[in-house]
Overview: The RNA shown here (c-di-GMP-I riboswitch aptamer) has 75 nucleotides and comes from a soil metagenome. The sequence is in RNAcentral, with records from MGnify. Its Rfam family is "c-di-GMP-I riboswitch aptamer". Gene Ontology term of the family: cyclic-di-GMP binding.

RNA sequence: GCAAAGCCGCCGAAAGGCGGUGACGCAGAGCUACGGGGCUACCGCGAGGCAAUCGCGACGCCAGCCGAGCCGCCA
Numbered sequence: 001g002c003a004a005a006g007c008c009g010c011c012g013a014a015a016g017g018c019g020g021u022g023a024c025g026c027a028g029a030g031c032u033a034c035g036g037g038g039c040u041a042c043c044g045c046g047a048g049g050c051a052a053u054c055g056c057g058a059c060g061c062c063a064g065c066c067g068a069g070c071c072g073c074c075a
Stems, first nucleotide, its partner, number of pairs: 001026002006021006024064001030070003034067003037062003044056004
């Protein structure tokens, strides 16, 4: 310097994000979804008295899972 969980408010179909509060941690807990990994499934496809619901799939998300790249602070 940053701020996990929890709580409050807002956005979102969800995952999740933003603000406030709060400190579990972090010497890059700054940035980029490029590789691996993880989360979600509105919509789509398939199944289903084509009902409830279930399965599959990122175009959504996680940088505080790992790697890589970029730009940096103090000594």